Overview
A computed fold for a 72-nucleotide RNA from Oxytricha trifallax, annotated as transfer RNA. Lineage of the source: Eukaryota > Ciliophora > Spirotrichea > Sporadotrichida > Oxytricha. Its mean pLDDT, the model's own confidence on a scale to 100, is 83.

């Protein structure tokens, strides 16, 4: 330098056009003499950045940044 993959909650990730879910972690409550475990609840996301297409974009197109792998 070229090609491809990936970027969504603190972490691991689902979601292939119609207002984004889960597990773990954290918080609160119940239970216990107390702790852990268990159970319940609430919270936590401008979906990497920008532009375009569309009535409507996490999803489609382009550019940029980063990540991983391959080629040279």
């Nucleotide at each position: 330098g070229c090609c491809a993959u990936c970027u969504u909650a603190g972490c691991u990730u689902a979601g292939u056009g119609g207002u984004a879910g889960a597990g773990c972690a954290g918080u609160c409550g119940c239970u216990u003499c107390g702790u852990a475990a268990g159970c319940g609840a609430a919270a936590g996301g401008u979906c990497g950045g920008g532009a375009g297409u569309u009535c409507a974009a996490u999803c489609c197109u382009c550019c940029c940044a980063g990540u991983u792998g391959g080629c040279u």

Overview
It matches the Rfam family "tRNA". It is annotated as a transfer RNA. The sequence is in RNAcentral, with records from Rfam.